[in-house]
Context: one part of a larger RNA
């Protein structure tokens, strides 16, 4: 429990596609289901309400009215909703032209660096720290040079810059796939919005099978520190991190702000495209659209703050909240190989 809310107090689903459902642009004509009006029928009595009356009053009883907010039949209205037909182009989609990007998938290639191996030079230290020690080194390390192996990541450019629905995406080239923007106003003609269930995508960690393994590094071992030190620091180091195939399905999955549309003073940046002016041309200057930021007016807000990328003004649809703990637990169901996920209480306490 409603005429309330969801950035930070409880509350936006991690994201998309989309069936049902809900709601939906402009114009004309028709229909009359919703809607509105009239008439008729019915809506029993008692009760309740109003007026009056009878028991000495009252309770109680009697009479009259009203009510019964409804349903049915019928006659009308046609603005709105619905529906049928016709028409339109402002929404939506497509075409043409020109662009944009770390968007996705696959393959090939490149250089720097770390590590390891071999050889050469060379000799006693190296490494590490707050200081040390463990560790490595005369079986020749560290350092320097040459050659080789292998794996992972791509310095500078790099930017509150770009792209993607979100997760996310960064060396170079090629192939394949998808998207967005601008201009044009050529085509279709409301095809549009949202979306329970459903389906798909979904960081990291984790799991299964097979590879791979340079660096890093849970666990683990040792050295320190300390009263202790199952830590912080140091030396090592296995899963893992990487690839292929398949699971898992969660995150402060955050802008802690659902999606779509319209409207509402401004200023300063920046990315892409197009135009104007100037010009041989480009740059500079200037305007429009799309994106991305900062500041700020009105308004909103408990305040902080938000402020044309709204948390303003409105509409449509979905999700969610209802004191704290118990508890995202128990039980049941369901998904999963497992880990566990989804759904999700109550007693009791305050």
């Nucleotide at each position: 429990u409603u005429g309330g809310g969801c950035g930070u107090a409880a509350a936006g689903g991690g994201g998309g596609c989309g069936c049902a459902g809900g709601g939906g642009g402009c114009a004309a004509a028709g229909u009359a289901a919703g809607u509105c009006g009239g008439a008729c029928g019915u809506g029993a009595a008692a009760u309740c309400c109003c007026g009056g009356g009878g028991c000495u009053c009252a309770a109680c009883c009697c009479c009259g009215g009203a009510c019964a907010c409804g349903c049915g039949u019928u006659c009308g209205a046609a603005a709105c909703u619905a529906u049928u037909u016709u028409a339109c182009u402002a929404g939506a989609g497509g075409g043409a032209u020109a662009g944009c990007g770390g968007a996705g998938a696959a393959a090939a290639c490149g250089g720097a660096a770390u590590u390891c191996c071999a050889c050469a030079u060379g000799u006693a230290g190296c490494g590490g720290u707050g200081a040390a020690a463990u560790g490595c080194g005369u079986a020749g390390a560290u350092a320097u040079g040459u050659g080789g192996a292998g794996g992972a990541a791509c310095a500078c450019c790099g930017g509150u810059g770009g792209c993607g629905a979100a997760g996310g995406c960064g060396g170079u080239u090629u192939u394949c796939u998808a998207g967005c923007u601008a201009u044009u106003u050529c085509c279709u003609g409301a095809c549009g919005c949202u979306c329970a269930u459903g389906c798909c995508c979904g960081a990291a960690a984790g799991c299964u099978a097979g590879g791979g393994g340079a660096g890093c590094a849970a666990a683990c071992a040792g050295g320190a520190u300390u009263a202790g030190a199952u830590a912080c620091c140091c030396u090592g180091g296995u899963a893992g991190u990487c690839c292929u195939a398949g699971c898992c399905g969660u995150a402060a999955a955050c802008u802690a702000u659902g999606u779509a549309u319209a409207c509402u003073u401004g200023g300063c940046g920046u990315a892409g495209u197009c135009g104007g002016a100037c010009u041989c041309a480009a740059c500079c200057c200037u305007g429009a659209c799309u994106g991305u930021g900062c500041c700020g007016u009105a308004a909103c807000u408990a305040a902080c703050g938000u402020g044309u990328u709204a948390a303003g003004u409105a509409u449509a649809c979905c999700g969610c909240c209802u004191g704290a703990g118990g508890a995202g637990u128990a039980c049941g169901c369901u998904c999963g190989c497992a880990a566990g996920g989804g759904u999700g209480a109550a007693a009791c306490u305050c």

Model confidence (mean pLDDT): 88 of 100. The part of an RNA shown here (small-subunit ribosomal RNA, central domain) has 350 nucleotides and comes from a metagenome. The full RNA is in RNAcentral, with records from SILVA. Rfam family: Bacterial small subunit ribosomal RNA. Gene Ontology terms of the family: ribosome and structural constituent of ribosome.